RNA sequence: GGGCCCAUAGCUCAGCAGGUUAGAGCAACUGACUCAUAAUCAGUAGGUCCCAGGUUCAAGUCCUGGUGGGCCCA
Numbered sequence: 001g002g003g004c005c006c007a008u009a010g011c012u013c014a015g016c017a018g019g020u021u022a023g024a025g026c027a028a029c030u031g032a033c034u035c036a037u038a039a040u041c042a043g044u045a046g047g048u049c050c051c052a053g054g055u056u057c058a059a060g061u062c063c064u065g066g067u068g069g070g071c072c073c074a
Base pairs, nucleotide, nucleotide: 001073002072003071004070005069006068007067010026011025012024013023019057028044029043030042031041032040050066051065052064053063054062
């Protein structure tokens, strides 16, 4: 220098042919249970969907550029 893949909650990841309000598990917090802790059960909070544009009535999802990470080639 060229090519491919990835980026969504604190962490690991789903999300699909573009269409309700963006989700799960774990973690956190509150409550129940317990003498107490853990486990278990119930609930709560937590997101600029990497950034900037474009397309569209509508974008986490499609297109372009950029940034960061991984792999391959030179």
Transfer RNA from Rikenellaceae bacterium DTU001, 74 nucleotides, folded computationally. Rfam family: tRNA. It was read from a public genome assembly.